[in-house]
């Protein structure tokens, strides 16, 4: 000095266990803040909080329970995908 390679925050899919169906969640908009590869910095990616607006599938069952329905939750498992600059790691000319 080339050249490739590891490595984030997260996202899809199945399972598996929950929530809610007397509407929470989930998505949208504004506001604000927090954290994001090893280091720094960062968003049009993420996470929280307020406020707004919108919004929905429940049925059967004597008992208890089943069965569904949410653009539902949780890494619990499994696979897949996977940082832009700058600098570092690893390898190999």
């Nucleotide at each position: 000095a080339u050249c490739a390679g590891a490595g984030u925050a997260g996202c899809u899919g199945u399972c598996c266990c929950g929530c809610g169906u007397u509407a929470a969640g989930u998505g949208u908009u504004g506001u604000g803040c927090c954290a994001u590869g090893g280091g720094a910095u960062g968003u049009c990616g993420g996470g929280c909080a307020c406020a707004a607006a919108c919004g929905a599938a429940c049925a059967c069952u004597u008992u208890u329970g089943u069965g569904g329905c949410g653009g539902u939750g949780g890494u619990g498992a499994c696979a897949g995908c996977g940082c832009g600059u700058c600098c570092g790691c690893u390898g190999a000319u």

Predicted 3D model of a 93-nucleotide RNA (THF (Tetrahydrofolate) riboswitch aptamer) from a Mollicutes bacterium. The organism belongs to Mollicutes, within Bacteria. It was read from a public genome assembly, where an Rfam model found it. Model confidence (mean pLDDT): 86 of 100.